[in-house]
Context: one part of a larger RNA
């Protein structure tokens, strides 16, 4: 890993409570124990009236008593009287018990352990070889003597280098190893606080520790091994056959409470009520959206005008000025969740008429939710971030399957009881991949825009709207002209249209020509522009509003609209047809439901509630029926029956037991518990 078997709501307690069902009923009923049937037991029947429970209740009590407690006392107020119970059997529920099954980590209590390893006691037993050369002594030197120096002897030492032992610092191997700690190569100790053999001793809250929570038998922040015992677990796992009917919740209060209860709220189930939604109409409470500025405050300009702040005046006092702050007051235009002169739309409350048809309340019985998600709206929190958090209203996912959205729980169309090789549509689509139009009729895009964004930019194009100019000739290009006082004045080394300052920039000649638009020179000079005329012959400039397009436009392995390809198969509007779902229609079954039996209606479904029924053992039924002319089990099988669980025939293999039916009892159904136990 696969196959087999084994594997999880039992059982006792008349302890409580519901509910069907039986028996008796203002009654109900025995226990224990006897007695009698049976060969015995199991059982059946008869005693046995102790005791329960139920017929009366209030009151703390005394104690009254269909009343009674409260109080002096109730017109009162609590509680009670009007409604039958008991006694079995089943069954949903709870209670005590291990209490569906399987898991702790741990506590305790009694015992095993120092043949591992820490530490101590006794008692033995090793340490090649080499190297260094303490004190000590002996002799010489030297000194009055010492001290000191030399030589020499001498063999000190947790003394040096190195096997044996003994450790374990580096590193590679090895990691289902040869090995639950090794194996290679190097490394430290090596006369020592060394190393070792044997006998001993210290034991679990205890011992041992040159102390790491280190070791006490591969096990140590408290050993093993039995018991207490099936500890406890609000936690994870798992929990076995069928249909049928109905169908949550993920919220609120309280909680040493937050992944847990509890009660209520929402689900089912019986019972009693007779209401209940919905639209439209009339009544009706409200301050939300909005708007507004009368209040509360916020907050810009300007007027007038008190106070202040400069400045002048003055001994003061008063006056006088102010492009300076400014309250109120008025103009103007604003803002406000905790502002409101106003003020909806929903929505809620009541009522009529309608329409719907158990949707509705109220009680008994069984739950199960108490991690919720995501869209749209409407606010808060954040940054007018988040697949973000936190309300609220409403959809949906959970617990929803079809289709669409290339794929995609909650986005868009639809709610699947089964079946049809039948029709029709809904989102969304009709060139092919792919069902259905290469469909009309108008425009639009030219970027492959469609098939990703913005601020921002730009003589893209197409539609319009205002305005200017313009056959008296515009706009663009040529050709010419663009003078004169004058170098305007100042300033300046100069300033001559063009460095900078000034200035009603003026006037003249003209068809026109700035005291100059740019470039240039040191200044001049020299090109240009504005304006004018000529040629040329029709449109030419600005500014707005829209449609579609263009830039902006950068990511890591090869790109793309789903994809192929497409200039329409893009994009607007309008029409016609057509495909398209498990929707609606038809046809045929099936099941449930009803104050309405119909040409009626329902029948997606997780937690969970109801109902009905297979099938497995085993017990009566059964001295009965099947069975060697083949039971039981196995193997097969396209056949019949049953929605199903299943049950029936057939054939084969088996080789002796099987059991109808209608009851009764239960060790009563296994793909998953990293499940047990076995076979491969």
């Nucleotide at each position: 890993g696969c196959c087999g078997a084994c594997g999880a709501g039992u059982u006792a307690c008349u302890c409580c409570u519901c509910u069907g069902u039986g028996g008796c009923a203002a009654g109900g009923u025995u226990a224990a124990g006897g007695g009698c049937c049976u060969a015995g037991a199991a059982g059946g029947u008869c005693c046995g009236c102790a005791g329960c429970c139920g017929u009366a209740g209030c009151g703390a009590a005394a104690g009254c008593g269909a009343g009674u407690c409260u109080u002096a006392a109730c017109c009162g107020g609590g509680c009670g009287a009007g409604c039958a119970g008991u006694c079995g059997c089943a069954g949903g529920g709870g209670g005590u018990a291990g209490a569906c099954c399987c898991g702790a980590a741990g506590c305790c209590a009694g015992g095993u352990g120092a043949g591992c390893u820490a530490u101590c006691c006794u008692u033995g037993g090793g340490c090649a070889g080499g190297g260094u050369g303490a004190a000590g002594c002996g002799a010489g030197a030297c000194u009055a003597a010492u001290c000191u120096c030399u030589c020499g002897u001498g063999g000190a030492g947790g003394c040096c280098c190195g096997a044996a032992c003994c450790g374990a610092c580096c590193u590679c191997u090895g990691u289902u190893g040869a090995a639950a700690a090794a194996g290679g190569g190097g490394c430290g100790g090596a006369u020592g606080a060394c190393c070792u053999g044997a006998g001993g001793a210290u034991a679990g809250g205890g011992g041992u520790g040159a102390a790491a929570g280190g070791c006490c038998a591969a096990u140590c922040a408290a050993a093993c091994c039995u018991g207490g015992a099936a500890a406890u677990u609000g936690c994870u796992g798992g929990u076995u056959c069928u249909c049928c009917c109905c169908g949550a919740a993920a919220u609120a209060g309280c909680u040493u409470u937050u992944g847990g209860g509890c009660u209520a709220g929402c689900c089912u189930u019986g019972u009693g009520g007779g209401a209940g939604u919905g639209u439209u109409g009339c009544g009706g409470a409200g301050g939300u959206a909005g708007a507004g500025c009368a209040c509360u405050g916020g907050a810009a300009g300007g007027g007038c005008u008190a106070g202040g702040g400069g400045g002048c005046u003055u001994c003061a006092c008063c006056g006088c000025c102010u492009a300076c702050c400014g309250a109120u007051c008025c103009c103007u235009a604003c803002c406000a969740a905790a502002c409101u002169c106003c003020g909806a739309a929903u929505g809620c409350c009541g009522u009529a008429a309608c329409a719907c048809g158990c949707u509705c309340c109220a009680u008994g019985g069984g739950a199960g939710u108490c991690a919720g998600c995501g869209g749209g709206u409407g606010a808060g929190g954040g940054a007018u971030a988040a697949g973000c958090u936190u309300c609220a209203c409403u959809c949906g996912c959970a617990a929803a399957a079809g289709g669409g959205a290339a794929a995609c729980a909650a986005c868009c169309c639809a709610g699947a009881c089964c079946g049809g090789c039948a029709g029709c549509u809904a989102a969304g689509g009709g060139c092919c991949c792919u069902a259905a139009g290469u469909g009309c009729a108008a425009g639009c895009u030219g970027a492959g825009u469609g098939a990703c964004u913005a601020a921002g930019g730009a003589u893209g194009u197409a539609a319009g709207u205002u305005u200017a100019c313009c056959u008296a000739g515009a706009c663009a290009a040529c050709c010419g002209g663009g003078a004169u006082g004058u170098u305007g004045g100042c300033u300046u080394a100069g300033a001559g249209g063009c460095a900078g300052c000034c200035a009603u920039u003026c006037a003249u000649u003209c068809a026109a020509a700035g005291a100059g638009u740019g470039c240039g020179u040191a200044a001049c000079a020299g090109c240009u522009c504005a304006c004018c005329g000529g040629u040329c012959g029709a449109g030419u400039g600005a500014a707005c509003u829209u449609g579609c397009g263009c830039c902006g436009a950068u990511a890591a392995u090869g790109a793309u609209c789903g994809g192929g390809a497409c200039u329409a198969a893009g994009c607007u509007u309008g029409c016609c047809c057509c495909c398209g779902a498990a929707g609606c229609u038809c046809c045929g079954g099936a099941g449930c439901g009803c104050a309405u039996u119909g040409u009626c209606g329902c029948u997606g479904g997780u937690a969970g509630g109801g109902g009905a029924g297979c099938a497995u053992u085993c017990u009566c039924u059964a001295u009965g029926c099947c069975g060697c002319a083949g039971a039981a089990g196995g193997c097969g099988g396209a056949c019949c029956c049953g929605c199903g669980a299943g049950g029936g025939c057939c054939g084969c293999u088996g080789g002796a037991g099987g059991u109808a039916u209608g009851a009764g009892a239960a060790g009563a159904g296994a793909u998953u518990a990293u499940g047990u136990c076995g076979g491969c």
This is a predicted structure of a 680-nucleotide part of an RNA (large-subunit ribosomal RNA, domain II) from a bacterium. Its mean pLDDT, the model's own confidence on a scale to 100, is 85. The full RNA is in RNAcentral, with records from ENA.